[in-house]
Source information:
Predicted 3D model of a 1524-nucleotide RNA (small-subunit ribosomal RNA) from a metagenome. Rfam family: Bacterial small subunit ribosomal RNA. The prediction has a mean pLDDT of 84.
RNA sequence: AGAGUUUGAUCCUGGCUCAGGACGAACGCUGGCGGCGUGCUUUACACAUGCAAGUCGAGCGAGAAAUUAGAUGUUCAAGCCUUCGGGCAAGAAUAUUUGAUGGAGAGCGGCAAACGGGUGAGUAACACGUAGGUAAUAUGCCUAUCAGAGGAGGAUAACUUCGGGAAACCGGGGCUAAUACUCCAUAUAAUUAUUUUUACUAUGUAAAAAUAAUGAAAGGAUUCGUUCCGCUGAUAGAAUAGCCUGCGUCUCAUUAGCUUGUUGGUAAGGUAAUGGCUUACCAAGGCAAAGAUGGGUAGCCGGCCUGAAAGGGCGAUCGGCCACACUGGAACUGAGACACGGUCCAGACUCCUACGGGAGGCAGCAGUGAGGAAUCUUGCGCAAUGGGCGAAAGCCUGACGCAGCAACGCCGCGUGGAGGACGAAAUCCUUAGGGAUUUAAACUCCUUUUAGGAGGGAAGAAAUGCCCGUUUAUCGGGAGCUGACGGUACCUCCAGAAAAAGCACCGGCUAACUCCGUGCCAGCAGCCGCGGUAAUACGGAGGGUGCAAGCGUUGUCCGGAAUUACUAGGCGUAAAGCGUACGUAGGCGUUUUUAUAAGUCGGUUGUUAAAUACUUCUGCUCAACGGAAGAAAGUCAACCGAAACUAUAAAAAUUGAGAUUAGCAGGGGAGAGCGGAAUUCCUGGAGGAGCGGUGAAAUGCGUAGAUUUCAGGAAGAACGCCAAUGGUGAAGACAGCUCUCUGGGCUACAUCUGACGCUCAGGUACGAAAGCCAGGGGAGCGAACCGGAUUAGAUACCCGGGUAGUCCUGGCCGUAAACGAUGGACACUAGGUGUCGGGCGUAAGCUUGGUACCGCAGUUAACACGUUAAGUGUCCCGCCUGGGGAGUACGGCCGCAAGGCUGAAACUCAAAGGAAUUGACGGGGGCCCGCACAAGCGGUGGAGCACGUGGUUUAAUUCGAUCUAACCGAAGAACCUUACCUGGGCUUGACAUAUUGACUGGUAUCUCGGCCGAAAGGUUGAGAGACCCUUUUAAUCGAGGGAGGUCAGUACAGGUGCUGCAUGGCUGUCGUCAGCUCGUGUCGUGAGAUGUUGGGUUAAGUCCCGCAACGAGCGCAACCCUUACCCUUAGUUGCCAGCGGAUAAUGCCGGGGACUCUAGGGGAACUGCCCAGAACAACUGGGAGGAAGGUGGGGACGACGUCAAGUCAUCAUGGCCCUUAUGCUCAGGGCUACACACGUGCUACAAUGGCCGGUACAAAAGGCAGCGAAUUCGCGAGAAUAAGCAAAUCCCAAAAAACCGGUCCCAGUUCGGAUUGCAGGCUGAAACUCGCCUGCAUGAAGUUGGAAUCGCUAGUAAUCGUGGGUCAGCAAAACCACGGUGAAUACGUUCCCGGGCCUUGUACACACCGCCCGUCACACCACGAAAGUUAGCUGUACCAGAAGUCGUUGGGUCAAUCCCUCUUCGGAGGGAAGGCAGGCGCCGAAGGUAUGGUUAGUGAUUGGGGUGAAGUCGUAACAAGGUA
Repeated sequence: AGAGUUUGAUCCUGGCUCAGGACGAACGCUGGCGGCGUGCUUUACACAUGCAAGUCGAGCGAGAAAUUAGAUGUUCAAGCCUUCGGGCAAGAAUAUUUGAUGGAGAGCGGCAAACGGGUGAGUAACACGUAGGUAAUAUGCCUAUCAGAGGAGGAUAACUUCGGGAAACCGGGGCUAAUACUCCAUAUAAUUAUUUUUACUAUGUAAAAAUAAUGAAAGGAUUCGUUCCGCUGAUAGAAUAGCCUGCGUCUCAUUAGCUUGUUGGUAAGGUAAUGGCUUACCAAGGCAAAGAUGGGUAGCCGGCCUGAAAGGGCGAUCGGCCACACUGGAACUGAGACACGGUCCAGACUCCUACGGGAGGCAGCAGUGAGGAAUCUUGCGCAAUGGGCGAAAGCCUGACGCAGCAACGCCGCGUGGAGGACGAAAUCCUUAGGGAUUUAAACUCCUUUUAGGAGGGAAGAAAUGCCCGUUUAUCGGGAGCUGACGGUACCUCCAGAAAAAGCACCGGCUAACUCCGUGCCAGCAGCCGCGGUAAUACGGAGGGUGCAAGCGUUGUCCGGAAUUACUAGGCGUAAAGCGUACGUAGGCGUUUUUAUAAGUCGGUUGUUAAAUACUUCUGCUCAACGGAAGAAAGUCAACCGAAACUAUAAAAAUUGAGAUUAGCAGGGGAGAGCGGAAUUCCUGGAGGAGCGGUGAAAUGCGUAGAUUUCAGGAAGAACGCCAAUGGUGAAGACAGCUCUCUGGGCUACAUCUGACGCUCAGGUACGAAAGCCAGGGGAGCGAACCGGAUUAGAUACCCGGGUAGUCCUGGCCGUAAACGAUGGACACUAGGUGUCGGGCGUAAGCUUGGUACCGCAGUUAACACGUUAAGUGUCCCGCCUGGGGAGUACGGCCGCAAGGCUGAAACUCAAAGGAAUUGACGGGGGCCCGCACAAGCGGUGGAGCACGUGGUUUAAUUCGAUCUAACCGAAGAACCUUACCUGGGCUUGACAUAUUGACUGGUAUCUCGGCCGAAAGGUUGAGAGACCCUUUUAAUCGAGGGAGGUCAGUACAGGUGCUGCAUGGCUGUCGUCAGCUCGUGUCGUGAGAUGUUGGGUUAAGUCCCGCAACGAGCGCAACCCUUACCCUUAGUUGCCAGCGGAUAAUGCCGGGGACUCUAGGGGAACUGCCCAGAACAACUGGGAGGAAGGUGGGGACGACGUCAAGUCAUCAUGGCCCUUAUGCUCAGGGCUACACACGUGCUACAAUGGCCGGUACAAAAGGCAGCGAAUUCGCGAGAAUAAGCAAAUCCCAAAAAACCGGUCCCAGUUCGGAUUGCAGGCUGAAACUCGCCUGCAUGAAGUUGGAAUCGCUAGUAAUCGUGGGUCAGCAAAACCACGGUGAAUACGUUCCCGGGCCUUGUACACACCGCCCGUCACACCACGAAAGUUAGCUGUACCAGAAGUCGUUGGGUCAAUCCCUCUUCGGAGGGAAGGCAGGCGCCGAAGGUAUGGUUAGUGAUUGGGGUGAAGUCGUAACAAGGUA
């Protein structure tokens, strides 16, 4: 950085697709290790269980267990004493009790619980971001400073008791404490009110002063020294919170109007605080096209991903803010909440229940169920960091630190390293030679990361506390304690290559190719597209490519995509300029000066949290991951400065714009009046049979008098010539003449105003035709309609009629290919020509405003545009973003309606499109040619027969060829051929090569048999009988080997089996048409063009001339063969003029080369000569000469290519198939069938003839298993015998038509010969199926052939015979050759067919046998309408009104403070103040009723749309598409 895909190819436009990166991913296959991260994106779905917020005894009362001390009691008791009755007794146990220590569990109280943690439902908003404000505010804990802490009092929980209840819990009585609560005192600081002064950033704030009013407190620990922790009032700070403001912050206008506390004011209330925050009153405002209101969607940001950037997308993890905590509402407490693990109420759900009532809220960490493609452990620890409480120890902490699971991501490492073959095996491929996997393996040597085993073994830890010290602190020093992770990281040793590679892809894009299988099947596919028998595209395999513990797929985002274009696109024809004008908002705007400084530019300051990103350094072995430092970052804010430009203000100016004056042109507009020609109608006259209409007709009109003609009259509409590429108008549009009213424009000379201008979203006006409403009018024309034609049909084109309409008046409609397919304005940038209007000038001409053509530069994809721009710039508006669906649906607005304006989506396709190119085609044009037509001659099509084909039949009727360009291959099917059928046989084979084993001299080979058999074949005999080499021998014999053979086997043979659409070769055809190309150059962005076109000419791209072309090649022509003339050479088998001879006759003989002829070589014809025409070129016409004259006639020769033309059955050949058969062989049959159809021929239909008799004249070819003379026989076919000839010698061999004579006399015949009968001949093993010929007899159809169609232009057609090939014979009437006789006609190119060149149109390129449209029928899909129906959201009105705040009331109730009375002085009673329950009121959630709006789902039926292999009907469009 681009690539693929529209086309035959090209350029452009334009969409679709791919390559890149990324992810909280999922799925498939696979999986060694480690580090660091990450892990419910779906149901803000429901949750079992455990834990996640407590702490303080140094605030308080009470106080269990336990320990301890004392006392007392009881029991036991060593021991001592004893009078032996007993006494004393340490000590032990135990009980009670009093202290102390202790502190469980609960309570009062304090602080925390508003943090931390989760989630993203709601929210489009001051929610967030950024920058500010708060002089409109608050703040617990913390820090600093100042001041203070005096006195008094009454309760209450715990506890106890009684009661209720299943429980949760609740109620009554009684006791008690505080750092709980209350009151009094004090307070210069504080607050409030009033007043004064000063300062300032001045709605007010600060300071100072005065007066008045109001308001505090609590103790605890202690070493008793003090000190520490608390408490109260106040000031300041730090940090935090509230509120306000500027700017920024998604989408829909098919949401355009919204709003009544709404906007503002006054007053009051409320709050920490401003404020309609709330209330009363007053005013009627406020918001909105710069998008209000409404709908949809969404937490916002730092950032993350992508991108060159600008941007686009996202908002997981980490961090900041916000919101929420089952759903909805509400307040309480508090410094802070309207509170996730608090309260109250309502609702839904779950659970418990004794049915009366209760309990609960994982969007904390784990975990469960459900949902889902999908997301983890009911782990360890407070060791570290941080938080709460505490004086502290410490306690709590699912925050956090760690571990576990998961390749989910990023990063790192490994799965071994070196050597090792002209190269093992195996597999795959193969042209069978070989090649690939492949140094890969084996093998040798070496190493040991990681995993495994063993041993050692961290850092993370330093504090708090304790001791000491001082400068008294969050200080310094010292000793010692503390580790979840974890015996982990890390290190060392041991053994051993040992335990460790997959996934995707391999047609192009895109790196990587072969085989097999499959056969439009199965399947693939991101796009283009693969697959119908040779698939690098499907599946498998071998090989390869890429990445790698991963690899692919799917999804999503950015990129590529300049494909929404700010950077950075377009609008004549590709999508796209509103039909036109006026004009509002808006945007933009001439010159000069001055000022300001909003934009603009510069500087400074502030801020832009941290993390991220960037740079540098640094720590984990590296990296990922971290740590430190730095730089950078805004369209921000504040301040300072500059003043060119924009802006604003002021002052001027005149060139933009406008006005005045004088002229000018014009189908500009409106109204009124007038005119002539024509048409139709009416009246009258003349007239008498048709008129009219068409391609041709008919309908129609006409003897009731048309058409025609003359005269008169009526009506309506349109205005000939002038007339034009001409004029006017904004556009639509405007045309007889006159008048009236009126708009705009142009020109000229001056003067005036002084930017007054340009454009224009909404808006307004005008706006062809058709159409609508009302009223007129109506001649002609004329939708609809009716007839007539045409046609397969003809609801059309053509004809005859004809209503609306066309016309006028008034009112609607508001659209057109409303087009220059080109918005408006201004400026600049070569010219030339024509024309309309004006001015100047004698003129030439100049100038100005229009209009049209050509054209430079430039532009454009090209076409084209080009001072009238589509050029170069500025300003403003409108519009476009693939095709179809669709200018459709829904909604809205307009309209009487028709309909218009606005204007989607689902779905579907990979294109749709523009310009140009080359072809092809045209019922386009021009030029030209051809037996193409025409002019002629003869045929075919009708008959019979022959041959071929189709069809049918058959066991088989073998196969192929099927428009021209099949009817043939077949130059010859009785067997053979033969490939087909039936049946019989053979199996290494009828044929080739190689090889193994065995046998083989009675071998190979040859000859003759027997038996079975249709033959093939099978079987069995007899006879003859070899070769080469070595050895041996006198020579044989013998031995060995080879060759040959037999048997068995292996490779293989064989196949007219398939594929001509895998092929070679050969052939046909266009077409013997004149074309087809190349090199270089030039033009074009390119395909391509030029050359090759043009003017002539030719049979010809033949030649000439011209020309950005110059040359060349394959074709044409010529060279070749033949034929026509001459010369020469040569004369046998040919010839015979002259000479000679012979015969009945004959070149028969001698001889000859003259002639004919034969066959070799030459010559000859070249537009060479003349005349004329032409450009005086090519050439054409005519002529001379010549055997021949303009390529003399004929042939061979066939360019580039086309038709997947034909042939696998001539041959060759890839692949596939068969292998005791699809091979080989034999007999018989078939290819010869026969209702019929077609093609090609023959013979005829007769007198230009038939028949009979006679007489002439060829050419070419063939001949030994052959041609066969002559002779004899036969009516004949033929037979017998036989000369000659391997041929210019002999034979076939008679030529026939012709000519002469005769006969027939127009008929189914003396035409015609089919068919059939009989008798023969020939070939051949064999003529039944199935041959040919002969004789006799028979004697069919047919009397010149419908539509249609074929051949031929001169030695041709026509006609006549002759020969040959094939071949035993022949179905040959075919084919190929040969000669004889021998015409007619061609005006000409209009038409048919085919072809060539040029040009034109094209929507064709498989190329008109093309393409393609619509209905209908069928299937599927999405959408609209629809009586309705269901659900969500929401508005309005009303009902009802929980909890709760506030207000009010408060007769009930209450300890504290105060007052009064009484008192036994303990207290009692009453009252005041204050509070509470209760009541009432406002507001108020869920709920309910009614009625709207809106969205979504569904709906019988219905409407069009899309897609579909094939269908039906027509043929609308593309060519003049057959009616442009």